RNA sequence: AGAGUUUGAUCCUGGCUCAGGAUGAACGCUAGCGGCAGGCCUAAUACAUGCAAGUCGAACGCCCCGCAAGGGGAGUGGCGCACGGGUGCGUAACGCGUAUGUAACCUGCCUCUUACUGGGGAAUAGCCCUCCGAAAGGAGGAUUAAUACCGCAUAACACAGCUGACUGGCAUCAGUCUACUGUUAAAGAUUUAUCGGUAGAAGAUGGGCAUGCGUAACAUUAGCUAGUUGGUAAGGUAAUAGCUUACCAAGGCUACGAUGUUUAGGGGGUCUGAGAGGAUGAUCCCCCACACUGGUACUGAGAUACGGACCAGACUCCUACGGGAGGCAGCAGUGAGGAAUAUUGGACAAUGGAGGUAACUCUGAUCCAGCCAUGCCGCGUGCAGGAAGAAGGCCUUCUGGGUUGUAAACUGCUUUUGACAGGGAAGAAAACGACCAUGCGUGGUUAACUGACGGUACCUGUAGAAUAAGCACCGGCUAACUCCGUGCCAGCAGCCGCGGUAAUACGGAGGGUGCAAGCGUUGUCCGGAUUUAUUGGGUUUAAAGGGUGCGUAGGCGGUCAAUUAAGUCAGUGGUGAAAUCCUAUAGCUUAACUAUAGAACUGCCAUUGAUACUGGUAAACUUGAGUACUAUUGAGGCAAGCGGAAUUUAUGGUGUAGCGGUGAAAUGCAUAGAUACCAUAAAGAACACCGAUAGCGAAGGCAGCUUACUGGACUGUAACUGACGCUGAGGCACGAAAGCAUGGGUAGCGAACAGGAUUAGAUACCCUGGUAGUCCAUGUCGUAAACGAUGCUCACUCGAUGUAUGCGAUACACUGUAUGCGUCCAAGCGAAAGCGUUAAGUGAGCCACCUGGGGAGUACGCCGGCAACGGUGAAACUCAAAGGAAUUGACGGGGGUCCGCACAAGCGGUGGAGCAUGUGGUUUAAUUCGAUGAUACGCGAGGAACCUUACCUGGGCUAGAAUGUGAGCGCAAUCCUGAGAGAUCAGGAGAGUUCUUCGGACGUGAAACAAGGUGCUGCAUGGCUGUCGUCAGCUCGUGCCGUGAGGUGUUGGGUUAAGUCCCGCAACGAGCGCAACCCCUAUGUUUAGUUGCCAGCAUGUAAUGAUGGGGACUCUAGACAGACUGCCUGCGCAAGCAGAGAGGAAGGAGGGGACGACGUCAAGUCAUCAUGGCCCUUACGCCCAGUGCUACACACGUGCUACAAUGGUCGGUACAGAGGGUUGCUACCUGGUAACAGGAUGCCAAUCUCAAAAAACCGAUCUCAGUUCGGAUUGGGGUCUGCAACUCGACCCCAUGAAGUUGGAAUCGCUAGUAAUCGCGUAUCAGCAAUGACGCGGUGAAUACGUUCCCGGACCUUGUACACACCGCCCGUCAAGCCAUGGAAGUCUGGGAGACCUGAAGCUGGUGGCCGUUAUAGGAGCCAGUUAGGGUAAAACAGGUAACUGGGGCUAAGUCGUAACAAGGUA
Repeated sequence: AGAGUUUGAUCCUGGCUCAGGAUGAACGCUAGCGGCAGGCCUAAUACAUGCAAGUCGAACGCCCCGCAAGGGGAGUGGCGCACGGGUGCGUAACGCGUAUGUAACCUGCCUCUUACUGGGGAAUAGCCCUCCGAAAGGAGGAUUAAUACCGCAUAACACAGCUGACUGGCAUCAGUCUACUGUUAAAGAUUUAUCGGUAGAAGAUGGGCAUGCGUAACAUUAGCUAGUUGGUAAGGUAAUAGCUUACCAAGGCUACGAUGUUUAGGGGGUCUGAGAGGAUGAUCCCCCACACUGGUACUGAGAUACGGACCAGACUCCUACGGGAGGCAGCAGUGAGGAAUAUUGGACAAUGGAGGUAACUCUGAUCCAGCCAUGCCGCGUGCAGGAAGAAGGCCUUCUGGGUUGUAAACUGCUUUUGACAGGGAAGAAAACGACCAUGCGUGGUUAACUGACGGUACCUGUAGAAUAAGCACCGGCUAACUCCGUGCCAGCAGCCGCGGUAAUACGGAGGGUGCAAGCGUUGUCCGGAUUUAUUGGGUUUAAAGGGUGCGUAGGCGGUCAAUUAAGUCAGUGGUGAAAUCCUAUAGCUUAACUAUAGAACUGCCAUUGAUACUGGUAAACUUGAGUACUAUUGAGGCAAGCGGAAUUUAUGGUGUAGCGGUGAAAUGCAUAGAUACCAUAAAGAACACCGAUAGCGAAGGCAGCUUACUGGACUGUAACUGACGCUGAGGCACGAAAGCAUGGGUAGCGAACAGGAUUAGAUACCCUGGUAGUCCAUGUCGUAAACGAUGCUCACUCGAUGUAUGCGAUACACUGUAUGCGUCCAAGCGAAAGCGUUAAGUGAGCCACCUGGGGAGUACGCCGGCAACGGUGAAACUCAAAGGAAUUGACGGGGGUCCGCACAAGCGGUGGAGCAUGUGGUUUAAUUCGAUGAUACGCGAGGAACCUUACCUGGGCUAGAAUGUGAGCGCAAUCCUGAGAGAUCAGGAGAGUUCUUCGGACGUGAAACAAGGUGCUGCAUGGCUGUCGUCAGCUCGUGCCGUGAGGUGUUGGGUUAAGUCCCGCAACGAGCGCAACCCCUAUGUUUAGUUGCCAGCAUGUAAUGAUGGGGACUCUAGACAGACUGCCUGCGCAAGCAGAGAGGAAGGAGGGGACGACGUCAAGUCAUCAUGGCCCUUACGCCCAGUGCUACACACGUGCUACAAUGGUCGGUACAGAGGGUUGCUACCUGGUAACAGGAUGCCAAUCUCAAAAAACCGAUCUCAGUUCGGAUUGGGGUCUGCAACUCGACCCCAUGAAGUUGGAAUCGCUAGUAAUCGCGUAUCAGCAAUGACGCGGUGAAUACGUUCCCGGACCUUGUACACACCGCCCGUCAAGCCAUGGAAGUCUGGGAGACCUGAAGCUGGUGGCCGUUAUAGGAGCCAGUUAGGGUAAAACAGGUAACUGGGGCUAAGUCGUAACAAGGUA
């Protein structure tokens, strides 16, 4: 010091969360020791038991024990019990803190000092007797003492009154001196030393009272107050005071927060923080308050008294029922409550306190011990060596390696701690006693005594590695990784988020990381959070400027000099308790802890000084502000009058069938005469053109013309005033539209409403009508996206340009200046967009407002309003986001440009029929599996009768059917018989026959090791493939721009088939694509000439390149040439385009092929193959037989054949190319109608053969019909292949002769050698379901105006709330579940104030007939006042609960629609 989390990515805003520290803690797991601390935070709940305050015989009498000395007991008396200890209920207060005052006061014991201490008296406890009562306790009589009580004497420097003088003080007054008068005291004990007693004076200590300042939340608490505020008089107190009473006055407090409500002891300090702050107030110290609850006084120096009293109340206990007793918030302890907090311990040895002359006694204060890891600190659980890197575990790419790990074993060493044994403290020094000194206090010397802790700390020794390690975590934040299990299950989670079969995130294990006698979790506080911002934030669009003005309080305020010294600054003094914190030093072995010293305590008060600034006072100034005068300006306001156009209506006229309205229609109007046209009249509302990116106004807002009244702004002059100013919480006024009230008015328009359309619906959009309203007057409302989403005022900070109105100068150029209204930009600012002298820049002043989203501008309360509603304005709960700006894409029923058999123009099909084939579905034992929009469906399959075959049924095998290594052998083999469906099983026969360079090749092959799987996952993968798409795109380096994502380049202007090329340009270059390079084809040249060819020359045949020969030609197959907009003309800057141009076989890419960028579709394939993981192992493997993949109400795709005359049938005659062939193709001959069969020959092929090309052409026939079209289906007979044609082959012949007469909606292909049409070949293959696929050639068209539309694509631009990207996103009702909450009849509870009645104790006052005294005199009782408490009545307040009810939030793929985001389909 930061980090995670909103997005595809970015910057910003903004919340949530984490890492740190702390704790009187609790819980989980674990636990060796010691030191020092701490330990009911809850029920101020109830308490059994014991202890916590006594002491003094040197105040007094009595009693008891004792011979005495002496000791003891209960009383009287003195002192103490107001300290110490506990708790935090109450209290928002002079309670506390701090600083003062007391001239308004008190103070026992203590210190110092002055004076005195004379003489008497009457009682009373106790004791004794009697009585009452259960007890507690009480009554009466007799008698007695005091340092108890009461007179008398004396008496002041005391107190009171009064005289005079002086001094001081802010005042009341105070102090000193002085004259006089009056009042008031005492106690003794005794060891003769003293200790006491009384009255003063002073000090010290401790208090009382008063005052300034500081001291919680809420304004949804705004008014409070009657002893209240003040005065006078009296009372009262230690003392001031409404403290109390009487009278008089009417004050006092409050927005600087009174009053009320809620919460709370305050401080030193503690925790945190860089600090400022925030939170807190345990332990220790100071103050306060309280002592079962409430009230009251007494005693006393001091109390309204924790372990005292009285009364009332609640509760508990005792009781003889009459009456009594009690108060742990003292120390222990108990119950209860709670997540939770200890022993009914020891000692007065020390310190301190009370009493006492003292010894001493008492002391749950205190000192110690016990319990608890509650915290802090320290120590230990060993150290060194030791590699066979052991075994075991875990992982693995597995004959191996890695890790646990020098870790262990083993060897040597040490002994803290623990155990045992021995020694053994400090804390203790006094008082007291003795002696000495001393006038008194006192001092000195000296002997002894005293330890709870504790035989503890500590020290020494002995044996011995011996007695001692856990907890959490390991996806990121955040240090630390693998395997197995699980399979959106179980679970985890602080946030983001993990888990749906390969989970570093769940559970276990191994390993690792962190801390360590602890470790984690939970709660709470501060921090991080500058996320309440004084330090230190913001408000155009993220949350946030009030709708606007005027103005009160308040805040702030121009120039100059003077004075003052309040603020401010400096010095000094006092105080700021101690402890704590910090620094230094010291003491415990160290540390924690403790001690000493210093510093600090940032504060407050007083005093002295300074005077720049701020303030106060009085004076001056003119520039701020205002006034006056001058000219100007405008839809500024208000009132009245006037005007024309248009609309509608009415009347009259002309006139006839429609008008009107829409995308198209209909409702509506119209033959009772509409619409249209003309004339006249009426009414209300609004003011065309001018008109503007113009003007005016504070805002809302303001528009025909004229007049009256009226507000403002601005220019100029510099005459007047002299800071009069700015802002502005509350307050007041104004304030669009809609709405409300009353009364008018109503032409047009027009919510509601009605009708017509649209639609799945249409309570809408469109149409026809139409009421409120819109208009006027008077009120009311008080809100708007009241917006520049930008508060007002002032100053400062480059420019350019337009415009309105002035001034200057006037001339119609031009230019200066002021005030407005605009546009563009520098600097600067901003998250960016943008703003930029009209700031969102730089500063000053004041006001308003904001602090995550939702809930919610809602609820409740209050205020305003006739109402509607407005203002103010929460919480529970819920989410981890919500949001701003910009970027790249994608998308749009946005725009622009362009392309494509995309449409259009054409030709031919599909969809109808029959059949073939594939798919779905159904069926089945099985109908194996895969492919499924385009991009599956004559697809994998280029060929399922068995095999194939993966499926089914049945029969069998288990190291297995195959393959590799492989000793050995030289062969393997083969044949026969029986059983069986076969696999297989059983039996038999039999041979020696491969090549060799002798190495081996080749074949067979036991054992063993590796099995095997067409089982799953194409969403774990490789490879291959489809598609967008042969579309023109996709990127990079460097530079530049931007905070950044990104942009630029690649956009723009042209051009192209093309990101093809040219020009321009903050870009310059480059890569993958395009094109070219490759192949075929079209022309020519050249080389070569067999199996091809044959012009010329020969030979031969019925005929044929058949033969000799030839290379001319065709052809074959090598090389080369050729095409490049190269030439011409036109256009163009160029690239390039155009031309029936020239030339050329070919012309602008000549035609075709191969070739497929970055990527998309988790596209397809685990069944071609390969492969991770998972699964099966007498089976999910392997062998065999037979079925099945060929099923069949049906639906779809792709084809074939047709429906006929451009045809069918028959006969005749021509012309290809490219392929195949020895398990083969087969000429030819014979047989058969034919399929084919039997012979026979050629050919391993430019030689032989398949092989006939077909359409075409010539001729004949058929004559429009279900036919001489069409051939399905079926019957019969055959041929061939094959082990085998039943399921289930093809072909031939005869017979049969179905549907079908050109095909609905819709839809497909094709732009030239193409479509269409015709045949030929090949692969697979024994054969074939081939009409398929892949090739080959023959014949050979039509059309394209064009790019509006459909589909797909490319580029630029625009909007976006989309990014899984429009098959997107998303809204509301309803239905279901859960949660919190508002209202509410009622019901329950609580607290007090006020009213009325009653009223204990006590105190005060009065009275006092009864008692009592006279030595002194009062008391009981009664009355009055005050008051705790009790009661009565109603209402209010607060909280809980509640039938019913309202909305809200969260939930799985529910229902209905589609409101918003694109022009979101009505912005």
Molecule: small-subunit ribosomal RNA
Organism: uncultured prokaryote